A computed fold for a 129-nucleotide RNA from Ideonella dechloratans, annotated as Glycine riboswitch aptamer. Lineage of the source: Bacteria > Pseudomonadati > Betaproteobacteria > Sphaerotilaceae > Ideonella. The RNAcentral record of the sequence draws on Rfam.

C1' cells in the first nucleotide's frame, strides 16, 4: 500500500398474496323522524382493538443435499494362507448452502411502510501479495 470476498451509509431499482367475513369501539358525511339536541337508516376498502377463515414468501427464523472429518455392532465385497486385521460399500454421529423448502414471524385494493437482491457512490477493514 491493497482489487475482490466481508461491514456500514447515501441514493435508484425491487415480486407475491382477500378492497375477506364478524365482533366492538371511536368519528365524518348525507338523509328521515320527533324538537331543538335525541334516535333511526345509508355511505365503509374510513380509524383503533379482538377472534375466524383463505392465501404470499423477497425482512428476520428453522430444516435439508453432494462433499469433508470420525466411528464400526450387524450385513455385502476384494485382500490376506487365515482371522477378531486391512480397503471399499451399506449404516450412524458431526459439520453443511440457496431464490428450495416450512409458514414461527411478518405480508395481502391503491398510496404509504416494509422488502431478498442488484447498480452507481463514500467511508470502514481481512487475507494473499
Nucleotide at each position: 500500500a491493497c482489487g475482490u470476498u466481508c461491514c456500514u451509509c447515501a441514493c435508484u431499482g425491487g415480486a407475491g398474496a382477500g378492497a375477506g367475513g364478524u365482533c366492538g369501539g371511536c368519528g365524518a358525511u348525507g338523509g328521515c323522524a320527533g324538537u331543538u339536541c335525541u334516535g333511526c337508516c345509508a355511505u365503509g376498502a374510513a380509524c383503533c382493538g379482538g377472534c375466524c377463515c383463505a392465501c404470499c414468501g423477497a425482512a428476520g427464523g428453522g430444516g435439508c443435499a453432494a462433499g469433508c472429518a470420525g466411528c464400526c455392532u450387524c450385513c455385502c465385497g476384494c485382500g490376506c494362507a487365515a482371522c477378531c486385521c486391512g480397503c471399499g460399500g451399506u449404516g450412524c454421529u458431526g459439520u453443511c448452502a440457496a431464490u428450495c423448502u416450512c409458514u414461527c414471524a411478518g405480508g395481502u385494493a391503491a398510496a404509504g411502510c416494509g422488502g431478498a437482491c442488484a447498480g452507481c457512490g463514500g467511508g470502514g477493514g481481512c487475507c494473499c501479495u